[in-house]
RNA sequence: GGAGCAGGCCAGACGAUCGCUGGGAAUUCUAAUUCCUGGAGGAAAGUCCGAACACCACAGGGCAGGGUGCUCCGUAACACGGAGUCACGGCGACGUGAAGGAAAGUGCAACAGAGAGCAGACCGCCCUGCCGACCCGGCAGGGUAAGGGUGAAACGGUGCGGUAAGAGCGCACCAGUUCUCCGGGUGACCGGAGAAGCUUGGUAAACCCCACCCGGUGCAAGACCAAAUAGGGGAACGUUUGAGGGCGGCCCGCCCAAGUUCCCGGGUAGGUCGCACGAGGCAUCAGGCAACUGCUGCCCAAGAUGAAUGAUCGUCAUCCGAAACGGGGUAACCUUUUUCGGAAACAGAAUUCGGCUUACGGGCUGCUUCGGCC
Numbered sequence: 001g002g003a004g005c006a007g008g009c010c011a012g013a014c015g016a017u018c019g020c021u022g023g024g025a026a027u028u029c030u031a032a033u034u035c036c037u038g039g040a041g042g043a044a045a046g047u048c049c050g051a052a053c054a055c056c057a058c059a060g061g062g063c064a065g066g067g068u069g070c071u072c073c074g075u076a077a078c079a080c081g082g083a084g085u086c087a088c089g090g091c092g093a094c095g096u097g098a099a100g101g102a103a104a105g106u107g108c109a110a111c112a113g114a115g116a117g118c119a120g121a122c123c124g125c126c127c128u129g130c131c132g133a134c135c136c137g138g139c140a141g142g143g144u145a146a147g148g149g150u151g152a153a154a155c156g157g158u159g160c161g162g163u164a165a166g167a168g169c170g171c172a173c174c175a176g177u178u179c180u181c182c183g184g185g186u187g188a189c190c191g192g193a194g195a196a197g198c199u200u201g202g203u204a205a206a207c208c209c210c211a212c213c214c215g216g217u218g219c220a221a222g223a224c225c226a227a228a229u230a231g232g233g234g235a236a237c238g239u240u241u242g243a244g245g246g247c248g249g250c251c252c253g254c255c256c257a258a259g260u261u262c263c264c265g266g267g268u269a270g271g272u273c274g275c276a277c278g279a280g281g282c283a284u285c286a287g288g289c290a291a292c293u294g295c296u297g298c299c300c301a302a303g304a305u306g307a308a309u310g311a312u313c314g315u316c317a318u319c320c321g322a323a324a325c326g327g328g329g330u331a332a333c334c335u336u337u338u339u340c341g342g343a344a345a346c347a348g349a350a351u352u353c354g355g356c357u358u359a360c361g362g363g364c365u366g367c368u369u370c371g372g373c374c
Base pairs, nucleotide, nucleotide: 001370002369003368004367005366006365007364009362010361012316013315014314015313016312017311018310020039021038022037023036024035025034026033027032041346045357046356048355049354050353051352052351053218054217055216056215060252061251062250063249065214066213067212068211069210070084071083072082073081074080085099086097087096088095089094100209101208105207106206107203108202122148123147124144125143126142127141128140129139130138131137132136156174157173158172159171160170161169175199176198177196178195179194180193181192182191183190184189222273223272224271225270232264233263234262235261236260237259244256245255246254280299281298282297283296285294286293287292318343319342320341321340322339323338324337326335327334328333
């Protein structure tokens, strides 16, 4: 100097003028004025997870459905976070993982190939018989899967023995699988020793099996006040032979119950609360590898409702580029100060919180690797 990997930070400050708004105080002509004090994000986005809170239900049983899927820890909880194990990718820093089960069953995999899950004989090799009759060739039967070929992949690999020819048929070594034991670890797992010729593709982000978990709806939840009428007209079902309602779906069962449901027509629809004191924020200390937890102290930082939180100007700060003087250096180059010019992304709260995902301008810190110089 180039190329990368990981992490966190900032998202301007001050002043003036005008404007909007929450809270408080005063005046008060009751609708206004003045003063004080606050006023949009790291993602407010997506609405993908988990909850708090509110309402409905809680009498159960079964079926279906959904979610998660390596281990341990954290948390109110989670599909989240931390630390690990294993696998894959990368020279590496690191990244990703939908990471239980294929020997419970079913399914799927083009083409080529004899044969692609208990498969298979295309070319071959060997034996016997017959025919032709040098060698050899043809036909029939039997044996074989070591060699060749097809394929992404062919039912362990290399070598030796053995055989008519071969084959884990046997042996040695290696790989895999199963089992036993020892050591380390809470554990997932890691390391080691041995036994058995046992040799047993892929795919479950295919159906499935296994383990664990799961009420629903949502601030347009919900509570209260006010207003209004024509409770008008019609139909169906029902009153213990129980319509209708209750429960995430269905079935059984249980409970409430005398009205319920549909159509036509008419009237009203304004306000208050919920509404921000929270699984809250900041800091020291202690525990812990960390996530995080605890004690103590301090703090209260938007609450709109057709939807406030703004506009203009000036100065400074930050960043980028250029120039000048000075300084350092062998050089490339770096740097203080000054001047000039320019830039600032993604983007607006609406019940709240913990996450994840996506968008993005600019600085910073650490680490990896490549090249050059001393």
This is a predicted structure of a 374-nucleotide RNA (Bacterial RNase P class A) from an uncultured Desulfobacteraceae bacterium. The coordinates come from a structure-prediction model, not an experiment, and the mean pLDDT is 77.